Bacterial RNase P class A from an uncultured Rhodanobacteraceae bacterium, 346 nucleotides, folded computationally. The coordinates come from a structure-prediction model, not an experiment, and the mean pLDDT is 78. It was read from a public genome assembly, where an Rfam model found it. Its Rfam family is "Bacterial RNase P class A". The family's RNA type in Rfam is ribozyme.
[in-house]
Formats: sequence, structure tokens, C1' cells
RNA sequence: GGAGUCGGCCGGGCAGUCGCGUCGCGCAAGCGUCGAGGAAAGUCCGGGCUCCACAGGGCAGAGUGCCAGGUAACGCCUGGGCGGCGUGAGCCGACGGAAAGUGCAACAGAGAGCAGACCGCCGAUGGCCUUAGGGCACAGGCAAGGGUGAAAGGGUGCGGUAAGAGCGCACCGCGCCGGUGGUAACACUCGGCGGCACGGCAAACCCCACUCGGAGCAAGGCCAAAUAGGGGAGCGAUGGUGCGGCCCGCACCGCUCCCGGGUAGGCUGCUUGAGCCCGUCGGUGACGGCGGGCCGAGAGGAAUGACUGCCUUUAACAGAACCCGGCUUACAGGCCGGCUCCCCUU
Repeated sequence: GGAGUCGGCCGGGCAGUCGCGUCGCGCAAGCGUCGAGGAAAGUCCGGGCUCCACAGGGCAGAGUGCCAGGUAACGCCUGGGCGGCGUGAGCCGACGGAAAGUGCAACAGAGAGCAGACCGCCGAUGGCCUUAGGGCACAGGCAAGGGUGAAAGGGUGCGGUAAGAGCGCACCGCGCCGGUGGUAACACUCGGCGGCACGGCAAACCCCACUCGGAGCAAGGCCAAAUAGGGGAGCGAUGGUGCGGCCCGCACCGCUCCCGGGUAGGCUGCUUGAGCCCGUCGGUGACGGCGGGCCGAGAGGAAUGACUGCCUUUAACAGAACCCGGCUUACAGGCCGGCUCCCCUU
């Protein structure tokens, strides 16, 4: 100097004029304070809160899936293990089980779950031929060599054999047992036994472990008003209704459906929170303890806009609607820092 990777910050500012919404003061006029986000988006997870409801058990169903922690909780975060990608810093993981069962895998190939003989190798004894040597082929043996394929049922070497084959042996691999380290997942250039029960897919069905009521602020509560407490049908205590589906159980004593009529107004829930900032202590870290400080929108058909001047990185993605913790997606431009690699110079 270049490239990469991880993390953080900003994403318009100042002033003036007019305008909008909440709250406070004021009889009023008016004055003052405050006024969208890092994602407010997606509605994908987890909760707080409200109601069913006094609230259980089981089946089905759904979710997660290495270990240990954090958290109110999670499918999130942190650290570690294993596997994959990358020279590396780093990034990704749908990461329990294939020895419970079922199933799937085109084409090629002899044969692709417990498989197989296309080209081949051997063929003693018996048979045929031959000048002794020897040759041929049947029965039979083999899967070591070649071929097909993404993948052919351990690899290399030595011995053995008619020719071979873990058939035997050595080493490696694999399985089991023990030891050592680690909380554990797991690791070991540790030891022993075994010729060896072992390909893939569970983001296939399935098995295993753990977790899980439902509905949602249009939840819910209060007040006011209006109409036709109208008409019909069904079940009715051996019943009906309620709790996502089913069963048991529990609670209550009525419930369901069709037609027709009235109201849709006001107040509340509604912003002090598992809140934020600073310091300190503990921890590798996520985070937690202690002390101090602060109060940052609450609209209700939905508020923050326009003009002017200056500065400037010339401004992207984009607007709260009960609240919070995450994840995912979108983002013009600018700034800061850690680490890795390459080149040059000294």
C1' cells in the first nucleotide's frame, strides 16, 4: 500500500416564520415541556396482561433435538465438542437413533441389503486328442485381476493354495471392554480382546428424550341510549352447556338453530417498564450483584408539515396503535476499531 473478515456509530444539523398532537398553568387570550425506528417491517418464535375458569388426567396432535451455561421464557444468546468450507482471520450446521420395524434409490452393471459371474483364473482324479513334453473341455472350485457405476461390502504387504479368499499373520481401519483427561458432549501417537454384526437416506414413515390449554386490546371493564324480553323449531336430568379435537373428570342448570327488529355512542384498558444511563464487583462470555441518576409519543379515520438562510457525509430502508425479549428481511453514503492474508521498503 492492497484485499478480506468481525464488531460498533451516524444516517441530517442550527436559526427564524407559520402550522399539528399530548400534558401542565391560566377565566380567557395565551405561555411552557415533550413528540416515531434500527429496523417501528414480517407476524416467524417466546412471554407479560385480559377472559374462558374453580382447574385436573390421558389419547391424538404440534414443536425442539450434541454438551454446559444465560434468560421470565424461547426455535434466542454465550462458551465448548464434533462435522463441513476457507491459506487464514472466520463462516455454516435440520448435530438423538439405521443393531425395533417398514420403505426409497434412475441409468449402467453379473450383482446395489444381507447381493453377484460379463471378460476372466484353476480344473488334481475320471474323459478325449497327442511324438514323450503337452493340449482340450465336462463335473466342480474362485471372486484375488479387469469392466460398469456416485457407491461393488475393509486397505497394504507377506505366507498359503490347483487357482484363490482374513484362509492365516503384521500394520492400518472397524467393533467391544478398560484406563487417563474433561461437569459433559468428547478426546487420547494409552492398553487389551475380536477376523470383523454391517453402505446411504429418518429435511422418509418410524423409535427415543424434553416441552406445550385456548382465544386475543377488535382481549376485557364501566356508563348511557334504543328496540319487538317478537315469531318458529329441537334437546330437556338416562339431559343440556362450558373448557381447540376425543375420552375421563369437574362446574353450572338450562341450551342450540332459523326468521325478523334495535344499538354500534362515551369513558377506560393506554404507557413506570422482566425500562434506560453511569460507576463498581464477579464471570472466558452471554449475563448477574451492589450503589447512584433519569422519566424520552400515547393518536383515536389516526398528530411532527411547509417556507427561508447557513453548515454538511447531499442523505438510503422506511411511520408507533397494549407492552416487552429475540430471529429474519430492507438499507444510498460516511466514520471508528480488532484480527487475517498478500506485495514493497528498511